[in-house]
C1' cells in the first nucleotide's frame, strides 16, 4: 500500500385501503350479522393507491479522443463521477438488509 474474515456505528418512506378466507368473542329460532385479530419470516392470499433511496442496476457534466475535405466553426460519435438523478430491482412498526465511516486477524 492492497485485499479481507470479523466487530462497531449507520438514514428514509402508509402498522394505507378493499375483498376473500381463517381465528376469537357477542347477537339471532335460523339463514346470518357485528367487533377484533391474521408482521416476529414455517406462521393467509389477491387487488388498488400513496411514498422512500444508502444492496444492486440505469442516466448524465467537465474533460480526453474519433469521424465527416476537417485548421476554425458545426454535426455525429466513444470513454467519462457521485451521497446528483431515474425508481427497474429493493424497501415503507420491529427484526433483517443497508451506501458510507472507524477498527481490523489473515493473505498479496
Nucleotide at each position: 500500500u492492497u485485499u479481507a474474515a470479523u466487530c462497531u456505528g449507520g438514514a428514509g418512506a402508509g402498522c394505507g385501503c378493499u375483498g376473500a378466507g381463517c381465528g376469537u368473542g357477542c347477537c339471532u329460532g335460523a339463514u346470518g350479522g357485528c367487533a377484533c385479530g391474521c408482521a416476529g419470516u414455517a406462521a393467509u392470499c389477491a387487488g388498488c393507491c400513496g411514498c422512500c433511496g444508502a444492496a444492486g442496476g440505469g442516466g448524465c457534466a467537465a474533460g480526453c479522443g474519433g469521424u465527416g475535405c476537417g485548421a476554425u466553426c458545426c454535426a455525429c460519435u466513444g470513454c467519462g463521477a457521485a451521497u446528483c438523478u431515474c425508481u427497474c430491482a429493493g424497501g415503507c412498526c420491529a427484526a433483517a438488509g443497508g451506501a458510507c465511516a472507524g477498527a481490523g486477524a489473515g493473505g498479496g